[in-house]
């Protein structure tokens, strides 16, 4: 060089064009002689970047970028 799919919180993941959930991590409490579980609660996301459509994009439409396969 071409074609496909991927990108969303520290990590894994979800979400029909209508408030961006969940688990693990993290924090504070409860529990214990102390630790971990367990149990209660809590913070944390400019959804890759930029632009368009739209009353509204994370989702549709370009452009670039990661990252992963293909084909040559």
């Nucleotide at each position: 060089g071409c074609c496909g799919c991927u990108g969303u919180a520290g990590c894994a993941c979800a979400a029909u064009g209508g408030c961006a959930a969940u688990g693990c991590a993290c924090c504070u409490g409860c529990u214990u002689u102390g630790u971990a579980a367990u149990c209660a609660g809590g913070g944390g996301a400019u959804u890759a970047a930029g632009g368009g459509u739209u009353c509204g994009a994370g989702u549709c439409c370009c452009u670039u970028c990661u990252g992963c396969g293909g084909c040559u």
Transfer RNA from Agathobacter rectalis, 72 nucleotides, folded computationally.
It matches the Rfam family "tRNA". Its family is annotated with triplet codon-amino acid adaptor activity in the Gene Ontology. From the family's description: Transfer RNA (tRNA) molecules are approximately 80 nucleotides in length. The family's RNA type in Rfam is transfer RNA.
Taxonomically the source falls in Agathobacter (Bacteria, Bacillota, Clostridia, Lachnospirales).
The RNAcentral record of the sequence draws on ENA.